[in-house]
RNA sequence: CACUCAUCGAGACCGGCUGAGGGAAAGGCCCUUCGACGCCGGGGCAACCGCCAAGCCCAACCAGCUUGGACAAGGUGCCAACUCCUGCGACCCGCUGCGGCGGGGCGGCAGAUGAGCG
Numbered sequence: 001c002a003c004u005c006a007u008c009g010a011g012a013c014c015g016g017c018u019g020a021g022g023g024a025a026a027g028g029c030c031c032u033u034c035g036a037c038g039c040c041g042g043g044g045c046a047a048c049c050g051c052c053a054a055g056c057c058c059a060a061c062c063a064g065c066u067u068g069g070a071c072a073a074g075g076u077g078c079c080a081a082c083u084c085c086u087g088c089g090a091c092c093c094g095c096u097g098c099g100g101c102g103g104g105g106c107g108g109c110a111g112a113u114g115a116g117c118g
Stems, first nucleotide, its partner, number of pairs: 001118001003116006013042005021031003026086003043079003048075002050071001051069006083110001088107002091104005
C1' cells in the first nucleotide's frame, strides 16, 4: 500500500513545551491567542486483539466457531461537536402557487479503527 471481515448517536482530561492554525478533501458549520494543531508526562475511556468461563465440533486433545464476563496484566485505538453535517440512490411523511421546499430513517460512496491476509 492492496484486499477481506467487523464496528462507527455510547464513553473518557489535566499539567508542561511550543505558538497559528485545526476539524481527511470540497461546501457548510464550528473549535481556536481565555492558546488551537503538534510533542512530552500523567490520568482516563473502551473492549478490536488478548484473558477467563461455558457450549458446539472431535474418540479425545489442539485448532476453529458461538455465547457470556461488575476480566483488563499486555498489543493497538480513542478522550469537542453522530465519522460535526451534507453530497449519490430509492423510499416514507408534511407543505405546495406543481416549479419545488422541508423533515425522517435506510442503502451506497468516501473515511476512521481493529483483526486477518498478500

Predicted 3D model of a 118-nucleotide RNA (SAM riboswitch aptamer (S box leader)) from a Gammaproteobacteria bacterium. The sequence was found by an Rfam model in a public genome assembly. The organism belongs to Gammaproteobacteria, within Bacteria. The model forms 94% of the base pairs in the Rfam consensus.